[in-house]
RNA sequence: CCGUGCUAGACGGGGAGGUAGCGGUGCCCUGUACCCGCAAUCCGCUGUAGCGGGGUUGAAUUCCUGCCUGCGGGCCUGGCCUGUGGGGUCCGGCCGCCGUAAGGAGCGAAGAAGGCUGGGUCUCGCGCGACGAAGAUUCCCGAACCGUGUCAGGUCCUGACGGAAGCAGCACUAAGGGAAACCCUUCGGGUGCCGCGAGGGCGCCUGGCCCGAGCCACCUGCGGCAGGUAACGCCCGGAGGUCACGUUCAAGGGCAGGUGCACGG
Numbered sequence: 001c002c003g004u005g006c007u008a009g010a011c012g013g014g015g016a017g018g019u020a021g022c023g024g025u026g027c028c029c030u031g032u033a034c035c036c037g038c039a040a041u042c043c044g045c046u047g048u049a050g051c052g053g054g055g056u057u058g059a060a061u062u063c064c065u066g067c068c069u070g071c072g073g074g075c076c077u078g079g080c081c082u083g084u085g086g087g088g089u090c091c092g093g094c095c096g097c098c099g100u101a102a103g104g105a106g107c108g109a110a111g112a113a114g115g116c117u118g119g120g121u122c123u124c125g126c127g128c129g130a131c132g133a134a135g136a137u138u139c140c141c142g143a144a145c146c147g148u149g150u151c152a153g154g155u156c157c158u159g160a161c162g163g164a165a166g167c168a169g170c171a172c173u174a175a176g177g178g179a180a181a182c183c184c185u186u187c188g189g190g191u192g193c194c195g196c197g198a199g200g201g202c203g204c205c206u207g208g209c210c211c212g213a214g215c216c217a218c219c220u221g222c223g224g225c226a227g228g229u230a231a232c233g234c235c236c237g238g239a240g241g242u243c244a245c246g247u248u249c250a251a252g253g254g255c256a257g258g259u260g261c262a263c264g265g
Base pairs, nucleotide, nucleotide: 001265002264003263004262005261006260009057010056011055012030013029014028015027020046021045022044023043024042034054035053036052037051038050063258064257065256066255067254068253069252072249073248074247075246077244078243079242080241081240082239084237085236086235087234090233092232093229094228095227096225097224098223099222100221102220103219104218106215107214114210115209116208117207118206119205120204121203122199123198124197125196126195127194128192129191131188132187133186134185135184137180138179139178140177141176147172148171149170150169155164156163157162
């Protein structure tokens, strides 16, 4: 050096979670890497490896070590976004109030603002009117008998003349009922473009006179508020997402190095 047969090893690894810790099942990454059984109110182990059974390969492309690179995950810090709980300091936003009067609108020589003066609106009293109620008044109705008048018929008294009571009817009336446009009396009040008198006068409305150029604050602007509000900005907290810096673990890839025994030639 070659051949044969073995052995260690390999036939996937990793992250988070979970766990006293480790491995596995489940999730995720890597990417292709034998099979069967077991396992989240878990399974196995107790020290480097899932446990049990079977299979393939085997000292190198495949195993081991180191370095580089690096998927992905964890952690810290920060930024941004989303939604959320709270605050009310405000420099904000929005609303309100006060002021100002630069701009716009409006009013003003058909006279602003100011001043003087009158009337109304308001109160009281007295009237007048309207409306309503009651009364009075007028009219109508109104009694089987127990109201009035007249009383047919009939009845009674009388020798007669004559007289008496009296139902129905008719007429009238009482109690009572009803109607009434006006007139009269009394009363009432959510009564009146009404009259007279007195009072009151803040505001508002309106008339007149004086004077002669401003007035107003609706919108914008500006200033103020120990006024309000909390959708938003802002501040504080916590959640999710995303990005970045750092840190940690790290699949996969690249490079370099290392690796046993026996027999035969």
Molecule: Bacterial large signal recognition particle RNA
Organism: Bacillota bacterium